Large-subunit ribosomal RNA, half B from a Thermoproteota archaeon, 1238 nucleotides, folded computationally.
The full RNA is in RNAcentral, with records from ENA.
Rfam family: Archaeal large subunit ribosomal RNA.

Context: one part of a larger RNA
RNA sequence: ACCGAGCGAGGGAACUCGGCAAAUUAGCCCCGUAACUUUGGGAUAAGGGGUGCCUGUGGUUUUAGCUUCGGCUGGAACCGCAGGUCGCAGUGGCAAAGGGGUCCUGACUGUUUAAUAAAAACAUAGGAAGCCGCAAGCCUGAAAAGGUGUGAACGGCUUCUGAAUCCUGGCCAGUACAGGUAUCUGAAACCUGGGUUCAACCGGGCUAAGGACCUGCAAACGCCGGGAGUAACUCUGACUCUCUCAAGGUAGCCAAAUGCCUUGUCGGGUAAGUUCCGACGUGCAUGAAUGGAUCAACAAGGGCCCCGCUGUCCCCGCUUGGUACCCGGUGAACCCACAUAACGUGGACGAACAGUCCACGAACUUCCAGCGGGAAGAGAAGACCCCGUGGAGUUUUACUGCAGCUUGUCGCUGGGAUAUAGCUGUGGAUGCAGAGUGUAGGCGGGAGCCGUCGAUUCCAGUCUCUCCGGGGGCUGGGGAAGGCAAUCCUGGAACACCGCCCUUUCGCAGCCGUGUCUCUUACCAGCGCAUGAGCGUUGGGACAACGGCAGGUGGGCAGUUUGGCUGGGGCGGCACCCCCUUGAAAAGAUAUCAAGGGGGCCCAAAGAUCAGCUCAGGCGGGACAGAAAUCCGCCGUAGAGUGCAAAGGCAAAAGCUGGUCUGACUGUAUCCUUCAAAGUAAGGGAUGCAGAGGUGAAAGCCGGGCUUAGCGAUCUUUCAUGUCCCUGUUAAUGGGGGCUGAAAGCGACAGAAAAAUUACCCCGGGGGUAACAGGCUUGUCGCGAGCGAGAGUUCACAUCGACCUCGCGGCUUGGUACCUCGAUGUCGGCUCUUCCUAUCCUGGCCUUGCAUAAGGGGCCAAGGGUGAGGCUGCUCGCCUAUUAAAAGGGAACGUGAGCUGGGUUUAGACCGUCGUGAGACAGGUCGGACUCUAUCUGCUGGGAGUGUCGGUCGCCUGAGGGGAAAGGGUCCUCGGUACGAGAGGAACGGGACGUUGCGGCCAAUAGUUAACCGGUUGUCCGACAGGGCAGACGCCGGGCAGCCACGCCGCGUUGGAUAAGAGCUGAAUGCAUCUAAGCUCGAAGCCACUCCUGAAAAGAGGCGGCCAAUCCCCGAAACUAGACCUGGCAACAGGCCUAAAUCGGAGGACGAGGGCCCCCAUAGAAGAUGGGGUUGAUGGAACCGGGGUGUACGCGUCAAGACUUCGGUCGAGGCGUUUAGCCCGCGGCCCCCAACAG
Repeated sequence: ACCGAGCGAGGGAACUCGGCAAAUUAGCCCCGUAACUUUGGGAUAAGGGGUGCCUGUGGUUUUAGCUUCGGCUGGAACCGCAGGUCGCAGUGGCAAAGGGGUCCUGACUGUUUAAUAAAAACAUAGGAAGCCGCAAGCCUGAAAAGGUGUGAACGGCUUCUGAAUCCUGGCCAGUACAGGUAUCUGAAACCUGGGUUCAACCGGGCUAAGGACCUGCAAACGCCGGGAGUAACUCUGACUCUCUCAAGGUAGCCAAAUGCCUUGUCGGGUAAGUUCCGACGUGCAUGAAUGGAUCAACAAGGGCCCCGCUGUCCCCGCUUGGUACCCGGUGAACCCACAUAACGUGGACGAACAGUCCACGAACUUCCAGCGGGAAGAGAAGACCCCGUGGAGUUUUACUGCAGCUUGUCGCUGGGAUAUAGCUGUGGAUGCAGAGUGUAGGCGGGAGCCGUCGAUUCCAGUCUCUCCGGGGGCUGGGGAAGGCAAUCCUGGAACACCGCCCUUUCGCAGCCGUGUCUCUUACCAGCGCAUGAGCGUUGGGACAACGGCAGGUGGGCAGUUUGGCUGGGGCGGCACCCCCUUGAAAAGAUAUCAAGGGGGCCCAAAGAUCAGCUCAGGCGGGACAGAAAUCCGCCGUAGAGUGCAAAGGCAAAAGCUGGUCUGACUGUAUCCUUCAAAGUAAGGGAUGCAGAGGUGAAAGCCGGGCUUAGCGAUCUUUCAUGUCCCUGUUAAUGGGGGCUGAAAGCGACAGAAAAAUUACCCCGGGGGUAACAGGCUUGUCGCGAGCGAGAGUUCACAUCGACCUCGCGGCUUGGUACCUCGAUGUCGGCUCUUCCUAUCCUGGCCUUGCAUAAGGGGCCAAGGGUGAGGCUGCUCGCCUAUUAAAAGGGAACGUGAGCUGGGUUUAGACCGUCGUGAGACAGGUCGGACUCUAUCUGCUGGGAGUGUCGGUCGCCUGAGGGGAAAGGGUCCUCGGUACGAGAGGAACGGGACGUUGCGGCCAAUAGUUAACCGGUUGUCCGACAGGGCAGACGCCGGGCAGCCACGCCGCGUUGGAUAAGAGCUGAAUGCAUCUAAGCUCGAAGCCACUCCUGAAAAGAGGCGGCCAAUCCCCGAAACUAGACCUGGCAACAGGCCUAAAUCGGAGGACGAGGGCCCCCAUAGAAGAUGGGGUUGAUGGAACCGGGGUGUACGCGUCAAGACUUCGGUCGAGGCGUUUAGCCCGCGGCCCCCAACAG
């Protein structure tokens, strides 16, 4: 330090998003309980009182033994009463609701996202609508078949709403659904025309559903306005006018889970209320089963308030268990560019936030415990954003289809009756212009025809046609012989009669349809019997079912698509094809969502050619006639015109006018442009040749237009032209294909056939591209300066200062897209540190429109301070009470490997608005996973080693480093003084006391105190005594040392150099001048003083004490010195030995001091530090003192009473023994034990 517990003075939610967490309460008995209410509840409401033990006693229930059945002796449980008695406390432990008020939402109990959401979401009873009479409806299935269904409308299925209560308004224009339908449209089949026959093919007719059309339907999808004027103060508008709709939101309700503005306004609660409650309604964008309003009860739901309670907080302290730490054992992971670790600060360098670059500083090596600033720490090829001609889920009036449903027709598929359409045949009827006796259909024949088988004619009834005059039938009755035609008139045409026809109509027959009814044998179903695949019976029945073809409908299902550019994307725009000018930098070419404009045509003349003419404007003149009409004259390089934008052109023309024409031709070749390198289509332009033309006397010109825009591939379809080529074979027609051209169009214009949504989302990529932060910039923002119009009674400059101009900062908001998308975690708060000054306070000054006091403005100054609350997630802001003041900022909008997670920003859900919908919303609302054992570096502490010119022990110096060690106030005095007319009212100096901060301490106060003492409950150890457990003390009352704050003590001054400023002397400048030389002052600021640290300060310091640099042994080779031996006359040469010095030896001796070891604490994580070690009080034990608790056990005695064999027994508890007993991390004393041996 973390995790888990215990306690806490005073305050009591001041904490915080929010009482999160914790605490309080708690059982049973008694008393007592409000609003409201669906009369059930609310209710354990709330709020009070009691509760142990002992000794008796009453009652209820029950039970054992005995019994003379009357009872007696006992036991148990429960309900009471009385007396006694103890403690701080009697449900003494455990167990065991904190309560109340008021809103929102949902009625309730219930259900749900197994692993971040328990909810207001789902469900629910109740309400409503729709489908369905069973071979049904709905669902599953390719079908057979199955479910609902052992069911049958009081039933089943589908959908909406969501208890009860009061209610549920208007709209049928749109969409959906249902019904109807004269007419229109409407496929196949059928009928039919053209196609020389046939066929392809092209038509026509009839016609179902569907559609058009009409109607209904909103508890179907849904929808439910605007502008003016008006009342005797003002305001408002019952009232009026007007536009408009399918209808214009009714009852209700509201800044609401719905209100942008908005913290709306008013009231309440609070010292203070962005939340909350009650109102208002101007309602961005409330509103009636997408239900509206209200509502008792209920809710691990969401707001607000109050009481109680508390370490949530002021403000933290102590204790305790487990980790961490140390020892023994065992022993991972993450991670790793640096041949295995790599300092700090600043920076104008750098891919624009460096361990690595530059500068300065720091820096001996290493270990341990901690902290978490950095390594844009680790983790996960970013989930946000963009991109991909990537994917998937979902939706729909996207595109294209398919099931399903529905309609027609054909097949399976037969009989009869009736009605009826059409056609054919047949028999009747019908036919009125005018003239004409008359109601003359047409043509032809024709001179006769009909009649007792009853003519003409009359009456009655009836049917039919009608031009209303009449015509034609049928039935009945009368009657009895003629009637008609021709000739005549009229007229285009005369039914006397016969033949063939026409219009309209009636009947009959046939054919083919249609409707209705009926039959049974196909076919279907139920039942029974069989299980021989049939039979019987009942019901249906040529329907249905099934199959073929065709029409309609068809997100039910499937496959897909859902452009590009772009100062991110989206929205907007088109800079996506073409033309002109500028940009464009005098060849050509040249970008931007650069600036300014155009085109997607037009013209049969506005074309070709030939000829003629000259425009705009000005001046002069001329009836009406004017500035401007038409006419004349002169000037007139273009100031006009050119079909259309601009540029370049153009005068016997390219402009204007006229004549004749169609070259706005056919074929072919080449070139240029499109397109500055290579290639590149369509389009555009130019030139030549051939042919046939136009015009002109001719040369010539003409393949559209003064030029530069006016445009479109393949496939497909259609058309044109030549009948030129190919196509089954005997031939022909038609058909098909081709050659050439044209039209239909892709404007995203070198040309897919194409809508949305995703917060349920996925994949691949991007810092090529956004959101945070950084960089650059600084319009914006903040601060300042110059000038000085003016305000200030006068007066620019005490103060304020317009217009204009110039800067600084890098805090705001932008711009940009440079780093980061194989991840640099995002707002606010908490915590903690440091820096800046443009200073809020405190300090020192200047000035004032400064008398004092209080102020205004400015200069220096960053040492210290800059606080507490209410509201909101807030930063900010508003408000409250204080205060010397409640300054502004930076540090990745400092700080998430430090915390939180209220907001934002996943998945659930509600409301408003938008959308047909899936869904969406910098709109509101409720809920919703915050990982990491620290490798390096850095920092805070603690050790070890090496070095420091022998070692070691101690005492110092002080380069350097650190601190704020202090900051500020009130009161008294000065003094009611200076000042002032008064009212008022200072200062220098001195003193006292709070406060903020820092450091230290524990005598007292307070806390703690699982050392300790005591009380007490339950249970266990048989009773007593003494104990265990009830939590990591069972609970409760006390409490020493230690640690601590809420407690106590301290933080005194003074000097030096300065800032602004004030001055002295004093020139430049004979004066003046604080300055130029010189000198004196002057601040909380700077440096000392003071406190801490500091020889690793490599210049590694100084002083002092002690020890040593010594001796012995062994060895070595050169040199030196000396003695000796040999040789030589000698100089000298060779040899041997000795000595000193030197070197070597993991040899020995001596040795200051230190360490190990043992006992410890004033010290302590480990190391370290300090004390002691028998010449000893270092620790333990004993004893004494002091202290804590509170009077032990045992015994004696008393005690409410009860029993008694009268001896005594039981008895909570009291008193005495007893200031007892028990205990102590403290002090003293004492060598009993251990500090031995080394």
Background: The coordinates come from a structure-prediction model, not an experiment, and the mean pLDDT is 81.